[in-house]
Context: one part of a larger RNA
């Protein structure tokens, strides 16, 4: 320095953009920096190694000769890799058409349901449980019927259906807007791939300011249970759940599976295009592209992965090195704060 390895044993950053950097299609010429050969000068001796010589013999001593794998000039070679110029067109992208979507942001309306309030009918109960009971209620409840007021989420349609990097997205509209798939052609011509810093976003919960507040509920209260019962279980009820601004940055942020690209047997279902066959339809065949299900041949301790790889290869990032101390201490940086990030060691098995 090489060797091992990350679905579940320790290990893929929660996700994406990117910056240095690593890495890069096929083709033509130059250079000849890396590569490779030859000469040359140096790589002190001594030691080590090989073959002699000397002390009776060894250690010693000694003569030669290898090594010294470097290092710097010169002379050659030119396949790769670089480097300069030149070309292509298959990666990549653009332009044309076409489409499918709870993708994303504002607005605007819609109904069904809870809850309140007002009025009618009614009369003694509801209500909740395993059984109560606290609570409500003759100041008229609960039911019912009528208006209204308000705040959330939108049944059914629905789908191992779809969009999105992730988180995540579901009533109907419009308006603004990201991203993808197909087909045919044309057009740049490697413009690509990763990505360390960096920057963007990033459930829930929290935090600050201000709004809202219907229903749900951490805290708290009270009634049960129980030997107790700071709890399951009832009755109630605050933050919070919702808006707008601004923070936080976490997770079972899971496919516990990084992120591109080639190759490898299939069979069966779905979505979204596009092509053909037949028909009036239904239906069948090819193809791209997604999603899921079974499985060759590989791989795995095994479980199970299996063209959507955990197969077989290549690049370029992250991380792992026994278990407890610990994701803790200290100390940076981030926060308003809660805390986050980075992250030991004594010790002890």
């Nucleotide at each position: 320095c090489u060797g091992g390895g990350c679905g579940u044993a320790a290990a893929g950053c929660g996700u994406g953009c990117g910056u240095a950097g690593g890495c890069g299609g096929c083709u033509u010429g130059a250079u000849a920096a890396g590569u490779c050969g030859g000469a040359u000068g140096u790589g002190a001796a001594a030691g080590c190694c090989c073959c002699g010589g000397g002390c009776u013999u060894a250690a010693c001593c000694u003569g030669g000769g290898a090594a010294u794998u470097g290092c710097a000039u010169u002379c050659g070679a030119u396949a790769c890799u670089g480097u300069c110029a030149g070309g292509c067109u298959a990666g990549a992208g653009u332009a044309u058409g076409u489409c499918a979507g709870a993708g994303g942001u504002u607005g605007g309306c819609g109904g069904a349901a809870u809850u309140c309030c007002u009025a009618g009918u009614g009369u003694a109960g509801c209500g909740g449980u395993g059984a109560a009971a606290u609570g409500c209620g003759u100041a008229g409840a609960u039911a019912u019927u009528a208006g209204g007021a308000g705040g959330a989420a939108c049944a059914c349609c629905a789908g191992u259906g779809g969009c999105g990097a992730a988180g995540g997205c579901g009533g109907c509209u419009a308006a603004c807007u990201g991203g993808g798939a197909c087909a045919a052609u044309a057009c740049u011509g490697a413009c690509g791939c990763u990505g360390a810093g960096g920057c963007a976003c990033g459930a829930a919960g929290g935090c600050g300011u201000g709004g809202g507040g219907a229903g749900c509920a951490a805290a708290c209260a009270g009634g049960a249970u129980u030997a107790g019962a700071u709890a399951c279980c009832c009755u109630g009820g605050u933050a919070g759940u919702c808006c707008a601004c601004g923070c936080c940055c976490u997770a079972a942020a899971c496919g516990a599976u990084g992120a591109g690209a080639a190759c490898u047997g299939g069979c069966u279902g779905u979505u979204g295009g596009g092509g053909g066959a037949u028909u009036a339809a239904c239906u069948c065949c090819c193809u791209c592209a997604g999603u899921a299900g079974c499985g060759a041949a590989g791989c795995u301790a095994a479980c199970g992965c299996g063209u959507u790889a955990a197969g077989u290869u290549c690049u370029c990032c992250g991380c792992c090195u026994g278990g407890g101390g610990a994701g803790u201490a200290c100390g940076g940086c981030c926060g308003c704060a809660a805390g986050g990030u980075u992250g030991a060691a004594a010790c002890u098995c």
A computed fold for a 349-nucleotide part of an RNA from an uncultured bacterium, annotated as small-subunit ribosomal RNA, central domain. RNAcentral holds the full RNA, with entries from ENA and SILVA. It matches the Rfam family "Bacterial small subunit ribosomal RNA". Its family is annotated with ribosome and structural constituent of ribosome in the Gene Ontology. The coordinates come from a structure-prediction model, not an experiment, and the mean pLDDT is 90.